[in-house]
RNA sequence: UCGUGCUAAACGGGGAGUUAGCGGUGCCCUGAACCUGCAAUCCGCUACAGCAGGGUGUAAUUCCCAUCGUGAGGCAUACGUCUGUGAGGUCCGGUGUCGAUAAGGAGUGUUGAUUGUCGGGUCCCGUGCAAUUGACGUCUGUGAACCAUGUCAGGCCUUGACGGGAGCAGCAUUAAGCAGAAGAGUCAAUGUGCCGCGGGUCUGCCUGGCAGGAGCCACCUGCCGGAGUGCCGCUCGGAGGCUUGUGUCGAGCGAUGGGUGCACGA
Numbered sequence: 001u002c003g004u005g006c007u008a009a010a011c012g013g014g015g016a017g018u019u020a021g022c023g024g025u026g027c028c029c030u031g032a033a034c035c036u037g038c039a040a041u042c043c044g045c046u047a048c049a050g051c052a053g054g055g056u057g058u059a060a061u062u063c064c065c066a067u068c069g070u071g072a073g074g075c076a077u078a079c080g081u082c083u084g085u086g087a088g089g090u091c092c093g094g095u096g097u098c099g100a101u102a103a104g105g106a107g108u109g110u111u112g113a114u115u116g117u118c119g120g121g122u123c124c125c126g127u128g129c130a131a132u133u134g135a136c137g138u139c140u141g142u143g144a145a146c147c148a149u150g151u152c153a154g155g156c157c158u159u160g161a162c163g164g165g166a167g168c169a170g171c172a173u174u175a176a177g178c179a180g181a182a183g184a185g186u187c188a189a190u191g192u193g194c195c196g197c198g199g200g201u202c203u204g205c206c207u208g209g210c211a212g213g214a215g216c217c218a219c220c221u222g223c224c225g226g227a228g229u230g231c232c233g234c235u236c237g238g239a240g241g242c243u244u245g246u247g248u249c250g251a252g253c254g255a256u257g258g259g260u261g262c263a264c265g266a
Base pairs, nucleotide, nucleotide: 001266002265003264004263005262006261010056011055012030013029014028015027020046021045022044023043024042034054035053036052037051038050063259064258065257066256067255068254069253070252073249074248075247076246077245078244080242081241082240083239085237086236087235088234091233093232094231095228097226098225099224101222103221104220105219107216108215115211116210117209118208119207120206121205122204123200124199125198126197127196128195129193130192131190132189133188134187135186136185138181139180140179141178142177148173149172150171151170156165157164158163
């Protein structure tokens, strides 16, 4: 060096999670991915870190190591941005409201503004008149078995007699009461009045006269201020999505270099 046989390695790996840690089961990525049993309220193990049983097995294009490149995917984090969510009331914020101003617009004003002055009304008090209602009073009628008045037939009582007395019915009158009339009188009241008089109050509104002669108003915009609201912006907290960057792990792929046992024979 060649041939034959055997053995080791190998027959998947990685990420997050879990764990003191490692590996596995479960999830995700990669993709040529031996078989059986075990296992998330886990399973097995201990730095040589799944265990148990079986199978294949080529010492190298296939195993192992290092370096470089590429790189699926995961994780962490930062800025930005978007979408939900909780809260705040510090913002010359938006928004609604109140006050103020009068720059602009609108309206109004020489057919006379603001203002001043003299009245009237509106409001209150008193009062007159009227109206309505009630009471009183006036008038008319009616009105008493006896207990009202007058007159009292008859009858009654009394007396020797003259006479005297009480007195029913009737007639007349009248009280209280009842009914009515007129509306002249007195008093009271009022959900009353195109009414009158006196006083007061506010000088606010309406209105008339006079004076005078150019503003007035604050509807919209603007500016300023106050107090709100918490819908939007804003600020703060927390969640999620996306883009970009950084860090970390990294399957797979490519390149380069290196390493690897035993026996027999030639």